Predicted 3D model of a 92-nucleotide RNA (c-di-GMP-I riboswitch aptamer) from Paenibacillus sp. PvR098. The model forms 95% of the base pairs in the Rfam consensus.
[in-house]
């Protein structure tokens, strides 16, 4: 002094849900909460995995148009899903 590992200490953070506010949506943004977390700190065309589907194709009705809780598609979304990376403290 690292590295592994979570015992104290100092601290963070903030699910669901509530309300506003953006978005077509999935979600995201402040506030308020406080489920839990040792990374719930970053990273999402540099890894997988998951979720939506304005708009586009395709189908369907059906002359076109229109309608479709019919399918397909992410350089949209999710990191509190797994994973990469970086960090406080220092007991066994």
């Nucleotide at each position: 002094c690292a590295a592994u590992c979570g015992a104290a200490a100092a601290g963070g953070c903030a699910c669901a849900c509530c309300u506003a506010u953006u978005g077509a949506a999935a979600a995201a943004u402040a506030g308020g909460g406080u489920c839990g977390c040792a990374a719930a700190g970053c990273u999402a065309u540099a890894g997988g995995g998951g979720c939506u589907a304005c708009a586009a194709c395709a189908c369907a009705u059906c002359g076109a148009a229109a309608u479709g809780a019919u399918g397909u598609u992410a350089c949209g979304c999710c990191a509190g899903c797994c994973a990469g990376u970086u960090a406080c403290c220092g007991a066994a």

The RNAcentral record of the sequence draws on Rfam. The prediction has a mean pLDDT of 84.